[in-house]
This record gives sequence, structure tokens and C1' cells, in this order.
RNA sequence: CGGGGUGUAGCGCAGUUGGUAGCGCACUACGUUCGGGACGUAGGGGCCGUGUGUUCGAGUCACAUCACCCCGA
Repeated sequence: CGGGGUGUAGCGCAGUUGGUAGCGCACUACGUUCGGGACGUAGGGGCCGUGUGUUCGAGUCACAUCACCCCGA
């Protein structure tokens, strides 16, 4: 320098042909227990790496850019 991949809640991931973002673990409260753990119930938390564009509408399409990984030179 060229090509490819990944980037979504604290962590690990999903999101089918564009249509108001979900799962597990973790966290908080309550119940259970002498207490803890485990279990059960309820709940909080992300606008999707960044920017621009297309569209009535984009995590999901296009372009650029950043970080990391892989291949090649």
C1' cells in the first nucleotide's frame, strides 16, 4: 500500500426480504433462608464505532472514515 472480516446494553451474542432493538450472564428490588448461595417474581440499562447520503421510514442499503483481526505485497 491492496483485499477481506468484525464493531449492537457491563460481558458474550441474535436481529429472516429496510418498518418503533432482543436473548443469556451480570446488576437492582422483593419473596424464600438465621444469613449466604441457589431458586422464583418484578425491574433498570443500548439509538446500534463515527460522519454523510438514499428513503415516508435504516442496526439492516450506498459512500467516506476510525479501531481491532486475517491474507497478500
This is a predicted structure of a 73-nucleotide RNA (transfer RNA) from a Prevotellaceae bacterium. Its mean pLDDT, the model's own confidence on a scale to 100, is 80.